[in-house]
RNA sequence: AGUCUAGAUAGAGGCGCGAAGUUUAAGAGUAAAAUUGCUGAGGUAAGCACAAUGAAGCAAUUUGAAAGGAAACUUUGCCGAAGUGUACAACCAAUGCUUUAAGGUUGUAAUGCUGGGCUUGCAUAAAAUAUAUGCAAGACUGUCACAAAGUCGUUUGUGGAGAGCUAUCACUGAU
Repeated sequence: AGUCUAGAUAGAGGCGCGAAGUUUAAGAGUAAAAUUGCUGAGGUAAGCACAAUGAAGCAAUUUGAAAGGAAACUUUGCCGAAGUGUACAACCAAUGCUUUAAGGUUGUAAUGCUGGGCUUGCAUAAAAUAUAUGCAAGACUGUCACAAAGUCGUUUGUGGAGAGCUAUCACUGAU
RNA backbone atom coordinates (compact mmCIF):
# COMPACT_ATOMS: atom_id res chain seq x y z
C1' A A 1 0.00 0.00 0.00
C1' G A 2 -3.62 -3.62 -0.50
C1' U A 3 -7.54 -7.85 0.63
C1' C A 4 -14.71 -8.02 -3.14
C1' U A 5 -19.89 -13.62 1.10
C1' A A 6 -16.14 -5.19 -0.19
C1' G A 7 -10.39 -10.44 4.72
C1' A A 8 -11.70 -12.19 10.05
C1' U A 9 -13.18 -11.14 15.12
C1' A A 10 -14.70 -7.63 18.74
C1' G A 11 -16.73 -2.69 19.60
C1' A A 12 -18.92 2.59 19.53
C1' G A 13 -23.02 6.26 17.98
C1' G A 14 -28.63 7.21 20.83
C1' C A 15 -35.29 10.50 21.37
C1' G A 16 -30.58 4.23 17.54
C1' C A 17 -32.96 -0.22 14.47
C1' G A 18 -36.04 -4.73 13.84
C1' A A 19 -39.27 -8.76 15.60
C1' A A 20 -42.81 -11.04 18.96
C1' G A 21 -46.38 -10.53 22.90
C1' U A 22 -49.90 -7.62 25.92
C1' U A 23 -52.95 -3.36 26.37
C1' U A 24 -55.23 0.93 24.16
C1' A A 25 -57.27 4.41 20.73
C1' A A 26 -59.01 4.68 15.86
C1' G A 27 -61.39 1.95 12.03
C1' A A 28 -67.13 2.28 13.74
C1' G A 29 -72.23 2.47 15.68
C1' U A 30 -69.14 1.58 9.73
C1' A A 31 -69.40 -3.36 6.97
C1' A A 32 -72.65 -7.17 7.77
C1' A A 33 -77.01 -9.97 9.83
C1' A A 34 -82.31 -10.29 11.27
C1' U A 35 -87.27 -8.11 11.01
C1' U A 36 -90.75 -4.55 8.96
C1' G A 37 -92.29 -0.91 5.26
C1' C A 38 -91.80 1.33 0.21
C1' U A 39 -90.55 -0.33 -4.54
C1' G A 40 -90.48 -4.05 -8.59
C1' A A 41 -86.01 -7.02 -12.07
C1' G A 42 -82.05 -7.73 -11.63
C1' G A 43 -77.43 -8.20 -9.00
C1' U A 44 -71.66 -9.82 -10.21
C1' A A 45 -65.30 -8.23 -13.18
C1' A A 46 -67.13 -12.81 -15.84
C1' G A 47 -69.54 -17.71 -15.65
C1' C A 48 -72.48 -20.85 -12.55
C1' A A 49 -75.63 -20.87 -8.66
C1' C A 50 -79.41 -17.06 -6.90
C1' A A 51 -83.93 -13.90 -7.92
C1' A A 52 -91.88 -12.22 -8.85
C1' U A 53 -92.14 -18.16 -2.95
C1' G A 54 -89.51 -10.80 -4.52
C1' A A 55 -83.10 -9.22 -7.12
C1' A A 56 -80.80 -4.59 -6.39
C1' G A 57 -82.07 0.05 -3.96
C1' C A 58 -84.13 3.37 0.02
C1' A A 59 -85.99 4.01 5.13
C1' A A 60 -86.84 2.36 10.24
C1' U A 61 -85.86 -0.94 14.45
C1' U A 62 -82.75 -4.57 16.99
C1' U A 63 -77.91 -6.66 17.08
C1' G A 64 -73.06 -5.43 15.56
C1' A A 65 -67.54 -6.95 13.73
C1' A A 66 -62.76 -7.64 11.31
C1' A A 67 -58.34 -6.56 8.42
C1' G A 68 -54.48 -3.47 6.86
C1' G A 69 -52.27 1.03 9.49
C1' A A 70 -50.80 3.34 14.72
C1' A A 71 -49.22 4.29 19.98
C1' A A 72 -47.47 2.76 24.88
C1' C A 73 -45.23 -1.06 27.70
C1' U A 74 -42.60 -5.76 28.21
C1' U A 75 -39.42 -9.41 26.23
C1' U A 76 -35.87 -10.46 22.66
C1' G A 77 -32.36 -10.12 18.53
C1' C A 78 -29.15 -6.42 16.98
C1' C A 79 -25.49 -1.57 15.24
C1' G A 80 -26.73 -1.80 7.20
C1' A A 81 -29.10 -2.26 12.65
C1' A A 82 -32.77 -1.60 9.13
C1' G A 83 -35.94 1.21 5.74
C1' U A 84 -37.42 2.20 0.82
C1' G A 85 -37.40 1.98 -4.79
C1' U A 86 -36.66 -1.46 -9.06
C1' A A 87 -36.58 -6.43 -11.50
C1' C A 88 -37.96 -11.54 -11.14
C1' A A 89 -40.52 -15.68 -8.71
C1' A A 90 -44.16 -17.91 -5.44
C1' C A 91 -48.54 -17.28 -2.67
C1' C A 92 -52.97 -14.60 -1.09
C1' A A 93 -56.80 -11.59 -2.93
C1' A A 94 -64.46 -10.06 -5.20
C1' U A 95 -68.02 -12.17 2.48
C1' G A 96 -72.07 -19.01 -1.97
C1' C A 97 -68.59 -21.70 -5.78
C1' U A 98 -65.06 -21.33 -9.93
C1' U A 99 -61.83 -18.31 -13.04
C1' U A 100 -59.52 -13.75 -13.45
C1' A A 101 -57.06 -9.41 -10.64
C1' A A 102 -57.26 -3.61 -8.75
C1' G A 103 -54.25 -4.65 -4.80
C1' G A 104 -51.35 -7.17 -0.96
C1' U A 105 -47.63 -10.57 1.41
C1' U A 106 -43.13 -13.29 1.26
C1' G A 107 -38.53 -14.62 -0.96
C1' U A 108 -34.27 -13.74 -4.28
C1' A A 109 -30.80 -10.08 -6.69
C1' A A 110 -22.05 -8.07 -6.13
C1' U A 111 -29.90 -4.19 -7.86
C1' G A 112 -30.37 1.84 -6.86
C1' C A 113 -30.67 5.26 -2.55
C1' U A 114 -30.15 6.45 2.91
C1' G A 115 -24.24 7.53 8.83
C1' G A 116 -28.24 8.39 12.94
C1' G A 117 -32.46 10.32 15.05
C1' C A 118 -35.36 15.32 15.64
C1' U A 119 -38.29 19.73 13.71
C1' U A 120 -40.82 22.28 9.58
C1' G A 121 -42.86 22.38 4.50
C1' C A 122 -44.52 19.76 0.03
C1' A A 123 -45.84 15.11 -2.51
C1' U A 124 -47.51 9.97 -2.30
C1' A A 125 -49.83 5.90 0.51
C1' A A 126 -53.77 5.83 4.26
C1' A A 127 -60.45 6.31 7.03
C1' A A 128 -57.13 9.69 9.40
C1' U A 129 -55.03 15.84 11.80
C1' A A 130 -52.09 9.08 13.34
C1' U A 131 -48.06 6.95 10.87
C1' A A 132 -44.62 5.65 6.91
C1' U A 133 -41.62 6.81 2.65
C1' G A 134 -39.46 10.40 -0.88
C1' C A 135 -37.70 15.44 -1.72
C1' A A 136 -36.22 20.30 0.31
C1' A A 137 -34.72 23.39 4.46
C1' G A 138 -32.94 23.82 9.59
C1' A A 139 -30.36 22.93 13.87
C1' C A 140 -28.43 18.52 16.68
C1' U A 141 -25.36 14.07 17.11
C1' G A 142 -21.38 10.06 16.29
C1' U A 143 -17.06 9.44 13.20
C1' C A 144 -12.90 10.42 9.90
C1' A A 145 -9.89 13.95 6.94
C1' C A 146 -8.02 18.93 6.45
C1' A A 147 -7.17 23.94 8.48
C1' A A 148 -6.79 27.36 12.59
C1' A A 149 -6.46 28.40 17.83
C1' G A 150 -4.98 26.46 22.50
C1' U A 151 -4.19 26.75 29.17
C1' C A 152 -2.19 20.53 25.21
C1' G A 153 -7.81 18.52 28.70
C1' U A 154 -9.64 20.38 23.96
C1' U A 155 -12.33 23.98 21.00
C1' U A 156 -13.85 26.24 16.32
C1' G A 157 -14.52 26.05 10.98
C1' U A 158 -14.88 23.34 6.26
C1' G A 159 -15.63 18.80 3.85
C1' G A 160 -16.61 13.25 3.29
C1' A A 161 -19.71 8.80 3.84
C1' G A 162 -21.67 2.98 6.89
C1' A A 163 -17.93 0.16 0.86
C1' G A 164 -17.39 4.61 6.92
C1' C A 165 -14.99 4.72 12.07
C1' U A 166 -12.14 2.27 16.56
C1' A A 167 -9.18 -2.06 18.47
C1' U A 168 -6.80 -6.68 17.59
C1' C A 169 -5.47 -10.48 14.19
C1' A A 170 -4.52 -13.04 9.39
C1' C A 171 -2.67 -12.95 4.33
C1' U A 172 -0.03 -10.49 -0.12
C1' G A 173 3.52 -6.93 -2.01
C1' A A 174 7.10 -2.81 -1.45
C1' U A 175 10.68 -0.06 1.55
Record summary:
The RNA shown here (Lysine riboswitch aptamer) has 175 nucleotides and comes from Clostridium paridis. The model forms 98% of the base pairs in the Rfam consensus. The RNAcentral record of the sequence draws on Rfam. It matches the Rfam family "Lysine riboswitch aptamer". Its family is annotated with lysine biosynthetic process in the Gene Ontology. Rfam's curators write: Riboswitches are metabolite binding domains within certain messenger RNAs that serve as precision sensors for their corresponding targets.